[in-house]
RNA sequence: ACUACAAACCGUGCUAUCGUCUUGGUGCAAGCCAGGAAGGAAAGUCCGGACAGCAUAGAGUAACGCACCACCUAACGGGUGGGGUUCCGGCGAAGGCCGGGACACAGCCAGUGCCACAGAAAAUAACCGCCCUGGCGUAAAUCGGGGUAAGGGUGAAAAAGUAGGGUAAGCGCCUACGGCGCAGGCAGGUAACUGUCGGCGGGGGUAAACCUUGCGUGCUGAAAUGCCAUGUAUACGGUUGUUUGAGGGCUACUCGUCCGAUGACCGAGGGUAGGCAGAUACAGGUAACGUGUGAGCGUUAUCGCAGAUAAAUGAUAGCAACUCCGGCUUUGGCCGGGGGACAGAAUCCGGCUUACAGGUUUGUAGUUUUU
RNA sequence: GGGGGAUUAGCUCAUCUGGUAGAGCGCAAGCAUGGCAUGUUUGAGGUGAUCGGUUCGAGUCCGAUAUCCUCCA
Numbered sequence: 001a002c003u004a005c006a007a008a009c010c011g012u013g014c015u016a017u018c019g020u021c022u023u024g025g026u027g028c029a030a031g032c033c034a035g036g037a038a039g040g041a042a043a044g045u046c047c048g049g050a051c052a053g054c055a056u057a058g059a060g061u062a063a064c065g066c067a068c069c070a071c072c073u074a075a076c077g078g079g080u081g082g083g084g085u086u087c088c089g090g091c092g093a094a095g096g097c098c099g100g101g102a103c104a105c106a107g108c109c110a111g112u113g114c115c116a117c118a119g120a121a122a123a124u125a126a127c128c129g130c131c132c133u134g135g136c137g138u139a140a141a142u143c144g145g146g147g148u149a150a151g152g153g154u155g156a157a158a159a160a161g162u163a164g165g166g167u168a169a170g171c172g173c174c175u176a177c178g179g180c181g182c183a184g185g186c187a188g189g190u191a192a193c194u195g196u197c198g199g200c201g202g203g204g205g206u207a208a209a210c211c212u213u214g215c216g217u218g219c220u221g222a223a224a225u226g227c228c229a230u231g232u233a234u235a236c237g238g239u240u241g242u243u244u245g246a247g248g249g250c251u252a253c254u255c256g257u258c259c260g261a262u263g264a265c266c267g268a269g270g271g272u273a274g275g276c277a278g279a280u281a282c283a284g285g286u287a288a289c290g291u292g293u294g295a296g297c298g299u300u301a302u303c304g305c306a307g308a309u310a311a312a313u314g315a316u317a318g319c320a321a322c323u324c325c326g327g328c329u330u331u332g333g334c335c336g337g338g339g340g341a342c343a344g345a346a347u348c349c350g351g352c353u354u355a356c357a358g359g360u361u362u363g364u365a366g367u368u369u370u371u
Numbered sequence: 372g373g374g375g376g377a378u379u380a381g382c383u384c385a386u387c388u389g390g391u392a393g394a395g396c397g398c399a400a401g402c403a404u405g406g407c408a409u410g411u412u413u414g415a416g417g418u419g420a421u422c423g424g425u426u427c428g429a430g431u432c433c434g435a436u437a438u439c440c441u442c443c444a
Stems, first nucleotide, its partner, number of pairs: 001367010012320007020037007039342001043353002046351005051221004058255004063217005068082005083105001084103008106212002111210002113206003127152002129148007161177005180201003184197005225277004236267005247259003284303008322339007372443007381396004390427001398414005420436005
């Protein structure tokens, strides 16, 4: 210098003309003047909250969600740091150490279910083999009874490894070492966990199978909700009910509680379908300092930054910067022609995920050249 | 703005609890007919929308993405 990967950031600027929305001023009005006008994801709607209504949201069951530990946070299934498991690379005789990555990481020693094909057997393992024994038999062989999981092959998975003892043959049957699991003591650590000591044990896998344990969630969702205005029929018919309560209070059920008579429901009709608030000032942005390993937190200063309701934020031209192609070249550049992605607010925030032309910075790895 | 569902052969659809993916129509070939249709026999045709994970094993379970349908005033 180039290439690849990862992370973070940027993601064209200025001027002119025409056009759109909105705020303020002015004007009787048309209009005029001044200011403002998308994003890192505004997207998907996968999570969490704020806010609002329902009893300032109550009990139980069901349902749903989450799952190593600590911390951050308004909260989270998000983030930070740590632990453990596992994969890759390097080093080492080995135990292991170093570097990088991944992990939905409670519990199959609670119960139930499932494990195709193959295989004797897929979890109460005897097909072959081995051993003991009965019948028949000179024997070989054959027909039974029992013991045995060390050997065989099958499979994704086969019943605790090595050595020794023991046995009719065998077997954790026994012993030693090592490994695994369980509960415990001691030491370190806030904890997860790690190290160590002796004890006990014999157990396949699967919970992104049912389930168990622990924790959490009341339901609805800006089409929430509050108010104003306009209009009409407190009419007509039917059913039912009035304190011994019809019906309802947006939750699947039960309870509880509250409202409830100018009632509730059905039929057939009569009207309105406009506006304001919610709604843009906050878990706000930027900078500096302090603090913490970090996510973050605190203090001070400064800024005010879209607000529509059929829904605005656009188009054209020029210049500048970047970049690609072609030509010229005195290698400094010059000329001509092109290119700029993904995408677009709709109550608001914090995350996650996905899309993205091109560029910048940092880190890691590789290649080449020079010193 | 907010819910629910689907995607499997050319088309329309099955496949309960995970274990070799099927049916009807269509297509191709043979038989039957003098020929065609009907009939009959056989066959081909599938990355189960895409990507990743759990598992020995995924159309099925879980997550993400894409496309389509549908409901709520």
Two RNAs folded together computationally: RNase P RNA and transfer RNA, 444 nucleotides in total. Rfam match: Bacterial RNase P class A. By type it is a ribozyme. Rfam links the family to the GO terms dimeric ribonuclease P complex, tRNA processing and ribonuclease P activity.